[in-house]
Context: one part of a larger RNA
RNA sequence: CCCUCGUUAAGGAACUCGGCAAAAUAGCCCCGUAACUUCGGGAGAAGGGGCGCUCUCAUGUGCAGCUUGCUGUGCGUGAGAGCCGCAGUGAAAUGGCCCAGGCGACUGUUUAGCAAAAACACAGGUCUCCGCUAAAGCGCAAGCUGACGUAUGGGGGCUGACGCCUGCCCAGUGCUGGAAGGUUAAGAGGAGGGGUGCAAGCUCUGAAUCGAAGCCCCAGUGAACGGCGGCUGUAACUAUAACAGUCCUAAGGUAGCGAAAUUCCUUGUCGGGUAAGUUCCGACCCGCACGAAUGGCGUAACGAUCUGGGCACUGUCUCAACGAGGGAUCCG
Repeated sequence: CCCUCGUUAAGGAACUCGGCAAAAUAGCCCCGUAACUUCGGGAGAAGGGGCGCUCUCAUGUGCAGCUUGCUGUGCGUGAGAGCCGCAGUGAAAUGGCCCAGGCGACUGUUUAGCAAAAACACAGGUCUCCGCUAAAGCGCAAGCUGACGUAUGGGGGCUGACGCCUGCCCAGUGCUGGAAGGUUAAGAGGAGGGGUGCAAGCUCUGAAUCGAAGCCCCAGUGAACGGCGGCUGUAACUAUAACAGUCCUAAGGUAGCGAAAUUCCUUGUCGGGUAAGUUCCGACCCGCACGAAUGGCGUAACGAUCUGGGCACUGUCUCAACGAGGGAUCCG
């Protein structure tokens, strides 16, 4: 010096990206316990008090014995008197807690060996396909799964408890339906033409016309893929524009939320918290570039989740010291 531990004056997060690590809390009994809430919870909330040993008395209950209220023994409860220590869950084992916010409802699942999460799943919601030799899937097939099931069933897609809700656009793409017309293959059809031949014929080509689905076309459909404007002017201070004009569109973003896991400018502005706050919380709305099942906004409970704050506690630090064991190094 390194590793693993122990203790530490005063201070107590000043350390640091961050209380990382460590310390603290801890058991049982009693008292007491807030907001919020889906009335179950939250809750061991929080916050307090007690606890050892000896003796005495009262009392609940079990067993055994007998002289039936006593004796012995076991498990408790309450009261009183006393004893010892710094300390009585005397060692070990054994929750730290609170406030606010983001995300995900929850218990679960995951990158075997750098990620456990806000990712996946999930009950629930919804759309769609499928009437049974089902749809769908595997296989060349035989055959099998689905299922020895039968629409309260099975497959696929999206969303993701619950609460309140889920706006407008069907022009494009997709899907579904329609079938009048257009287009359209093989095939049917054979006008006409070519070759050859004296000819019959053989052979090649071939226009009308009749020919499906599909496409064009006509509708519907968004919890289908998706999309959801610009410019100019206007009110008796100013500012702003309920209002007006105009261009474009299939339609121009509704409710709710909003500097947000989304805000570039930006450490936006105001308020709170601090002596001091690029983070945090509450607002504002000028949303570069939120927005409604690629769901929107809330939400009790839950989380080895993420963010901010506080109490307690501490060698994290001011600032280091001493000690123990094991290494390393040096000397012998």
Large-subunit ribosomal RNA, domain IV from a marine metagenome, 332 nucleotides, folded computationally. Rfam family: Bacterial large subunit ribosomal RNA. The full RNA is in RNAcentral, with records from SILVA. Its mean pLDDT, the model's own confidence on a scale to 100, is 88.